[in-house]
Context: one part of a larger RNA
Formats: sequence, C1' cells, structure tokens
RNA sequence: UGACGGGGGCCCGCACAAGCGGUGGAGCAUGUGGCUCGAUUCGAUGCAACGCGAAGAACCUUACCUGGGUUUGACAUGUAACUGCACGCCCGAGGAAACUCGGGAAGCCUUCGAGGGUGUUACACAGGUGCUGCAUGGCUGUCGUCAGCUCGUGCCGUGAGGUGUUAGGUUAAGUCCUGCAACGAGCGCAACCCUUAUGACUAGUUGCCACUCUUGAGUAAAAUCGAGACGCACUCUAGUCAGACUGCCUGUGAUAAGCAGGAGGAAGGUGGGCAUGACGUCAAGUCAGUAUGGUCCUUAUAUCCAGGGCUGCACACGUGCUACAAUGAUUGGUACAGAGGGAAGCCAAACCGCAAGGUGGAGCAAAUCUCAUAAAACCAAUCUCAUUUCAGAUUGGAGUCUGCAACUCGACUCCAUGAAGCUGGAAUCGCUAGUAAUGGCGCAUCAGCUACGGCGCCGUGAAUACGUUCCCGGGCCUUGUACA
Repeated sequence: UGACGGGGGCCCGCACAAGCGGUGGAGCAUGUGGCUCGAUUCGAUGCAACGCGAAGAACCUUACCUGGGUUUGACAUGUAACUGCACGCCCGAGGAAACUCGGGAAGCCUUCGAGGGUGUUACACAGGUGCUGCAUGGCUGUCGUCAGCUCGUGCCGUGAGGUGUUAGGUUAAGUCCUGCAACGAGCGCAACCCUUAUGACUAGUUGCCACUCUUGAGUAAAAUCGAGACGCACUCUAGUCAGACUGCCUGUGAUAAGCAGGAGGAAGGUGGGCAUGACGUCAAGUCAGUAUGGUCCUUAUAUCCAGGGCUGCACACGUGCUACAAUGAUUGGUACAGAGGGAAGCCAAACCGCAAGGUGGAGCAAAUCUCAUAAAACCAAUCUCAUUUCAGAUUGGAGUCUGCAACUCGACUCCAUGAAGCUGGAAUCGCUAGUAAUGGCGCAUCAGCUACGGCGCCGUGAAUACGUUCCCGGGCCUUGUACA
C1' cells in the first nucleotide's frame, strides 16, 4: 500500500421488512447430470452452466456410429507432360446411394503458330468441427451503470509511499458547495443521440369526413345507417420548431451547494424508457463463428454416400406450460388495439368439408391489397361444489398438410378414452406503477415443425414500503493483523 475480520462509524441497493404472485407436490414441454448404447457428436458447471451456443436435429444440417467408396482429393493456387476435346448430355450394366464399367451423339475461339479453358498423369500442396482458451488476437460474461480509477507539477517522507481523492455539508453520482500544501488535468458520472408524453407551423395521398352537396336503404314525416363528391376542419402520418431550467414564490440552510412546500404547466426537480459499461478482477468463457502460434494425422484424425444416432430411460436437478375450479367451465350474442410480415410471398370474396383443410382466383412489391375475427372485458343462459359440464395426460380409430421421404422421429383436426391433480414439506424466486399479476397479437429462424422457448406489441390493471436491528451484496472513512 492492499486484502481480510463472527472490529467500529456513515451510506446505498426489491438486500431485509411491508405486500402481491410464483417455484418446491401433479401431468406435460425443454435443458442438464447419471445410466445405457455401435453412436447416444462437441462445448457451457456456484452467483456469472442447466428453454445456454441451437433465431428451428425426419434426410440435409452433422461434427458421432455402422457399412460401402475415393486418394492431388469435396475446395484453392502453381509447375511439367499429354489431350481437336469442352464442361456437360443420352443409353446400358452393377449398386442402397456415392460411384464404377461399357457404348453413343453433338460439339469453344483461332491469324492454324500459339493462347485461354477442360480432362488425365506426376509433383509442390490441399484438407482436419484433431489437441492446447494455461501460447494468442478478437468478442463476451461478471463485480456493476457500482462511483470509482489515475496523471502532471508542487509539497511531505531515507524509502516503499503520502498529499491531491481526507474533513463539514449535499447528491442518483469523486454531483456540487465550503475549507484545506496543494494547484490543475484525464478516463468514468451527468449532458449531447433515439423513443414516449403537450403545443405550434408546413404538407394532404394510399390517411381523415366536420361543414356542404349528390345518391341508396329506411319512415306517415323524421331520426338513423351505407356509398360518393367537394374539402384538409379534425384524427393521423412525418419534417421543422417551442417547451422543464430548481426558471418563479415561501421556508430552511453557513449569505453556499442543496432540501421541503407552493404556483403556473401536458409534463417538476434525472418526467418515463432505450442505447451507452472507467482502471481493473475471475490464467472466467470461446482454437466448434472467424483469425492465429505450436503440435499431431496425410490411402487418413482427409473426403463422398446410404442407414442409424444426436429424440435412447430404474432415476436426480434446473427452467417453463397446463391445472387442481364458481372472481369458474360451457354455449350464444356483442365491443375496443398496437407493433410487425408479405413475391418460389401474403392470399380476399364465393363454394365444399363437423374441423384440420380443400377448390377458387380478385387485389397487393403495399398508410391502397392481404395475414386479420384481437382475447380477456360486457350481456344472456346452463352447470350448483361433485374428482364434477373441473382438469386434460395417456391410448384406440379416422383424417389433413408440408416434404423424394413423417417407421425410428413432424405438426394439426375429428370421434372415442378420461390418468395424476382438491393449492403443494424443508426451503426458495420475481416485482415499487402503467410496475406486478393477467389477456391476447406479431416477428425472426423456417419446406414443415417439437415455440409451452426468445424478441417485441398493445388491452385490463393492483397491493405495500413503519423503518434500516437483522440476512446478502456494494461504496467511503477508521482500527487490528503470525496474510501478500
């Protein structure tokens, strides 16, 4: 100087407390361990591995296993020799295919020398998801969006070092103020960027329809509803501005920084959200994303193909979904979104089918067309506390779709079947507001799908926080130390 302490002081955080909802019990999904296997490819392992790499394992992917092939090779560059010949195509035989063997037709440019290309042979070499993340780059996680980490000059100390960065206040903050042998500065904090909340201006199609007009339905007449025009008022879209700064008032404070309350305001003290991660720590993770040193294989640890496996199942754990019901289930009616996607695509109307789906073909490279009816909510009816009109696993049958191909091993539909489960031990997790909880919708990957996952979007919409004694983690000061 650090690190550590079941030392002290101050402070913070969904850390505890106060609340709400879960996990742990059940069934299923998914990942992992273990076991098994010819193979169940590899990696990730406290927090910070375990719905993780994988934003999609039937073949492919694929790295694994079994079997069958190839050896200048599936891929790249070069050299030499040969090759009037393209590569490729067609036919036949063998084969699971890869491929091998045999035959055939047509046939590049040209100055007729060559050159380029193709193929064959030979040689340099290719190739390796083989090993080492403890040889590395790059990227990433974590402490932690925590408030820290340092430097120049000066001063102090023999020196390691100290000071500054400590102190008194204050802050989300080493944020700011005051003081001080320090004076300044850098990386961080904050702000600048994007988005959301208000208004103004500009613009008006594919958006909008108030006023006016036309027209259809409707009525005794109205009301009301639909379509169109005018129009750009409104909504909206998207560009430019304004707006919030403790700016104003009162109190408090050291007359400071600030804090408390108030006014005005769409918004008030960082308005909400996102992006942004200092010096460093963990020889943290990744040689399997790519790059790369070394090392190993070179008729095989390379490469092609078929089939299988990655989906195996006495069991254990993690993360989720669905429930155990009446704040509910079922049936019927009825209302209101946002954000996205679309051409080998999205697919309307209409018709067929109980349905999955099929037929069909309009429109749309999309503010125009389409995916696309949002669902909870609301209204009405049935059920009446029952392992049930709860729950839906499992199994049988019949089908649909994608795709060469659904046996291993796809999703979906219908009929039947109707398991466990009556709120879950010890323990443990998330969340402070448009949050939790709850309801649906979209997208990426993608032929299809194991999505109940991931990333977004909107609807409905709470409870609680006395407080900092305790548990956990962290920051500053201080103290002890047989630690470095």